[in-house]
RNAcentral holds the sequence, with entries from ENA. The RNA shown here (transfer RNA) has 73 nucleotides and comes from a Microcaldota archaeon.
This record gives sequence, structure tokens and C1' cells, in this order.
RNA sequence: GGGCUUAUAGUCGAGUGGUUAAGACGCCCCCUUCACAUGGGGGAGACCUCCGGUUCGAUUCCGGAUAAGCCCA
Repeated sequence: GGGCUUAUAGUCGAGUGGUUAAGACGCCCCCUUCACAUGGGGGAGACCUCCGGUUCGAUUCCGGAUAAGCCCA
């Protein structure tokens, strides 16, 4: 330098053009215990990397940028 893939709660991770985006772990509260753990119930937390485009409408499609990973040179 070229090609490909990826970017979504603290971490991992699903999702699809339309009803403010699941789940797990973690965190907070309550119950259970003498206590801890386990278990049960409830709750907070991301508007989806950034900039533009398409569209009535974009987290989703397109282009570019940035970052990470892999391959080639």
C1' cells in the first nucleotide's frame, strides 16, 4: 500500500427498514438464612463509533472516516 470482517448497556451478545433494542454475567433493592452462598421477585443502565446519502421513515441499506482483527504484498 491492497483486500476482507467487525463496531449495539460495565463485559459478552441477539436483532430487524416502522409498535422509544432481547438475553446472559455484573450492579442496586426486597424475600428466603443466625449469617454467607444458592434460589425467588423487582429495578437502574446502551437511542446502536463518527460524518454524509437513500427513504415518508435508518441501529438495519449505500458512501466516506476512525478504531480493532485477519490475509496479501
Its Rfam family is "tRNA". Its family is annotated with triplet codon-amino acid adaptor activity in the Gene Ontology.
Its mean pLDDT, the model's own confidence on a scale to 100, is 81.